A computed fold for a 269-nucleotide part of an RNA from a metagenome, annotated as large-subunit ribosomal RNA, domain VI. The coordinates come from a structure-prediction model, not an experiment, and the mean pLDDT is 87. Rfam family: Bacterial large subunit ribosomal RNA. RNAcentral holds the full RNA, with entries from SILVA.
Context: one part of a larger RNA
């Protein structure tokens, strides 16, 4: 910037891009087959590799500070409690979200179409004979389509339905002139995110649960500190599933989303 006004919204599908796979077992059947050995086609049926997609109920992994232990050090006068530093977790035991595979679920469907190689009906040129010349019938993991994903710069720009396009002031009856501010909608601005490098999507902005807090729970840790009972004493045992607790849920406007600013213009060469 273009699609001849301007927007939101839903769309078609020209093209493109993925996928497209295999193995084994059962039954048909020990059947046709074959002298026996030995063993089918077709059809339906489980079950699995591997590969692709999603996703975190389950099973793990990770989780740099959620919780606990715990060693040397300095620190808060000392005790007890605790804080720093020991790699950019000090080491060790877990472990929530959230990302994840080794976990989970689904996916490779088609009694569609045209077809090679091939098999054929009919049938002449050539009385015969031939799938072929007229005419017509099958036939592949592959070609087309169907499945999934993109897609109207598909300059050949496509399509539906929606919305928007005056109204005041001063001269002025309408007209006409001069001025002002404004439309659908959008952009920046704020709070953000299950979105992301930036930047785009998306979600809110007091007519609010958009994040922060708070309460209340779930989940993580494992019984906090102060007391108080035993015990010289370490230490235990009560109180008390305690306490402390990132990202999870729900509820509540306390805190912040305040204040606003701008693009767009009047029926469309």
């Nucleotide at each position: 910037c273009g699609c001849a006004a301007g927007a939101g919204u839903a769309u078609u599908g020209a093209g493109a891009g993925g996928a497209g796979u295999c193995u084994u077992c059962c039954a048909u059947u020990g059947u046709a087959c074959g002298a026996g050995a030995g063993g089918a086609c077709c059809u339906g049926g489980a079950a699995g590799a591997a590969c692709g997609c999603a996703c975190c109920a389950c099973u793990a992994g990770u989780a740099u500070a959620c919780c606990a232990g715990u060693u040397c050090u300095c620190c808060u006068g000392c005790c007890a409690a605790g804080g720093g530093g020991a790699u950019a977790c000090g080491c060790u035991g877990g472990g929530u979200a959230g990302c994840c595979a080794a976990g989970u679920g689904c996916g490779g469907a088609g009694c569609g179409g045209a077809u090679a190689a091939c098999u054929g009906c009919u049938g002449a040129a050539a009385g015969c004979a031939u799938c072929u010349a007229a005419g017509u019938a099958g036939g592949a993991a592959g070609c087309c389509c169907a499945c999934c994903u993109c897609a109207a710069g598909a300059u050949g720009a496509g399509u539906a339905c929606u919305c928007u396009c005056g109204u005041c002031u001063a001269g002025u009856u309408u007209u006409c002139u001069a001025g002002a501010c404004a439309a659908a909608g959008g952009u920046c601005a704020c709070a953000g995110u299950a979105a992301g490098a930036c930047u785009a999507a998306c979600u809110g902005u007091u007519c609010g649960a958009u994040a922060g807090c708070u309460a209340u729970c779930a989940g993580g840790u494992g019984u906090a500190a102060g007391g108080c009972u035993a015990g010289u004493a370490a230490u235990a045992g009560u109180u008390g599933u305690a306490g402390c607790u990132g990202a999870g849920a729900u509820a509540g406007a306390c805190u912040a989303a305040c204040a606003g600013a701008c693009c767009g213009u009047a029926c469309g060469a």